This is a predicted complex of two RNAs, RNase P RNA and transfer RNA, with 487 nucleotides together.
RNA sequence: UGAGCCGCCGAGACGGCCGCCGCCCGACCCUCCGCAAGGGGGAUCGGGGGGAGGAAAGUCCGGGCUCCAUAGGGCACGGUGGCGGGUAACUCCCGCCGGCCGCAAGGCCAGAGACAGUGCAACAGAGAACAGACCGCCUCGCCGCAGGGUUCGCCCGGCGGCGCGGUAAGGGUGAAACGGUGCGGUAAGAGCGCACCAGCGGGCGGGCAACCGUCCCGGCUUGGCAAACCUCACCGGGAGAAAGCCCGAAUAGGCAGGGAUGACGCGGCCCGCGUCGCCAUGACCUGCGGGUAGGGCGUUGGAGGCCGCCGGCGACGGCGGCCCUAGAGACAUGGUCGUCGCCUCGCGGCCGGACGGAGCAAUCCGGCCGGCCGAAAGGGACAGAACCCGGCUUACUGGCGACUCAGGGU
RNA sequence: GCGCCCGUAGCUCAAUUGGAUAGAGUAUCGGGCUUCGAACCCGAGGGUUGCAGGUUCGAGUCCUGCCGGGCGUGCCA
Numbered sequence: 001u002g003a004g005c006c007g008c009c010g011a012g013a014c015g016g017c018c019g020c021c022g023c024c025c026g027a028c029c030c031u032c033c034g035c036a037a038g039g040g041g042g043a044u045c046g047g048g049g050g051g052a053g054g055a056a057a058g059u060c061c062g063g064g065c066u067c068c069a070u071a072g073g074g075c076a077c078g079g080u081g082g083c084g085g086g087u088a089a090c091u092c093c094c095g096c097c098g099g100c101c102g103c104a105a106g107g108c109c110a111g112a113g114a115c116a117g118u119g120c121a122a123c124a125g126a127g128a129a130c131a132g133a134c135c136g137c138c139u140c141g142c143c144g145c146a147g148g149g150u151u152c153g154c155c156c157g158g159c160g161g162c163g164c165g166g167u168a169a170g171g172g173u174g175a176a177a178c179g180g181u182g183c184g185g186u187a188a189g190a191g192c193g194c195a196c197c198a199g200c201g202g203g204c205g206g207g208c209a210a211c212c213g214u215c216c217c218g219g220c221u222u223g224g225c226a227a228a229c230c231u232c233a234c235c236g237g238g239a240g241a242a243a244g245c246c247c248g249a250a251u252a253g254g255c256a257g258g259g260a261u262g263a264c265g266c267g268g269c270c271c272g273c274g275u276c277g278c279c280a281u282g283a284c285c286u287g288c289g290g291g292u293a294g295g296g297c298g299u300u301g302g303a304g305g306c307c308g309c310c311g312g313c314g315a316c317g318g319c320g321g322c323c324c325u326a327g328a329g330a331c332a333u334g335g336u337c338g339u340c341g342c343c344u345c346g347c348g349g350c351c352g353g354a355c356g357g358a359g360c361a362a363u364c365c366g367g368c369c370g371g372c373c374g375a376a377a378g379g380g381a382c383a384g385a386a387c388c389c390g391g392c393u394u395a396c397u398g399g400c401g402a403c404u405c406a407g408g409g410u
Numbered sequence: 411g412c413g414c415c416c417g418u419a420g421c422u423c424a425a426u427u428g429g430a431u432a433g434a435g436u437a438u439c440g441g442g443c444u445u446c447g448a449a450c451c452c453g454a455g456g457g458u459u460g461c462a463g464g465u466u467c468g469a470g471u472c473c474u475g476c477c478g479g480g481c482g483u484g485c486c487a
Base pairs, nucleotide, nucleotide: 001406002405003404004403006401007400008399009398012340013339014338015337016336017335018334020051021050023048024047025046026045027044029042030041031040032039033038053382057393058392060391061390062389063388064387065240066239067238068237077236078235079234080233081232082096083095084094085093086092097111098109099108100107101106112231113230117229118228119225120224134171135170136167137166138165140163141162142161143160144159145158147156148155149154179197180196181195182194183193184192198221199220200218201217202216203215204213205212206211244297245296246295247294254288255287256286257285258284262276263275264274265273266272304323305322306321307320308319309318310317311316342379343378344377347374348373349372350371351370352369353368355366356365357364358363411483412482413481414480415479416478417477420436421435422434423433429467438454439453440452441451442450460476461475462474463473464472
């Protein structure tokens, strides 16, 4: 200088002024219940004390809690998927194993099963999954061409073409071609044989296990995709704080009991008078019960933090001490001013470093990098609890503290 | 709170079981036709398939996480 990785803080501090939401206390007023004593609710003012996050977010996982369902087992559906551990639980965390990437520190991995079955692989290519033969290589047969030899009967090798076969070493195609390299072997070849390497299976040794091995045996070489269907193992009953529990008006239904106290006219009201209706499918009264409006609980102290000791590589666990205190009615923490502080970009000054140039040298000049100081300008994020926790993921101005690696310089 | 769906050119839609260069119509631009314009004919450009990773030989399609948009539903009568 560049890179990697971990932890913490997270929005400034102080003061002035104006405001917001709960709680407690006091004063004063209004209102409701009650004969009263007293009690409940609300408004205003004053005082005291408290008031968002590391992600409160996304609602992606896992639990607590509550109600409903539930003999037992299976199917279906969904999820998880190396091994061991942690935890209330997890798709989380820790440690380890294996694979891939990186020079390294380190990072990433849905990382079980492809001899249970079904399927997929475009184009290219001869052949794409118990594969295949285009060029090539080789034996044999036939035909042709030219040549050499000849005892004229033939013989010898060469080149080209055709055909029956053999072969998979080489060429070529592809993301992938049924182990790789070498030697032997062969007509040419081939795990056909051998040595080494890679894989597979078995044994032995190590490890709790995943797995590992410089060990032994077997030529066994049986490809890829399951984030294709599927198989195997394990897990999962459903709904969610508008869960759920309690109290409970007015009106209209329901049930039980009682039961006619009615209408019109005489200008309005009372008395009175007149007329009409009335024994019920029942006005009206009382009581009970369910639900609604509304109110209360659930509801903020919890698998809580901090410190110390002990156990553990670690996640974490145990013990002891100390500490806490948002919370609702649709939803409260803000605004502004002053001083100081933080960050960014450029500017100026000073210091340091290696370098280049000039010079005999002291030294001078030049750009580069880093640090400190100064003034001005701009910035100060992401985002707002709503039942509560543990995680993950995502967003974000910046600051602080560690550690590790690579390269270069002294 | 719970459940579900969608995102492809400026706009409206295609794309077979994952298979190669992502296509149509319309709009835009250029040329032709016309006295000029429209219509019509010919041609061209235009795509981070919402974004980022992963699986795979290969991803618009499969998986995961984000971003944006939309729909349904709860209680009572």
Rfam match: Bacterial RNase P class A. Rfam links the family to the GO terms tRNA processing, dimeric ribonuclease P complex and ribonuclease P activity.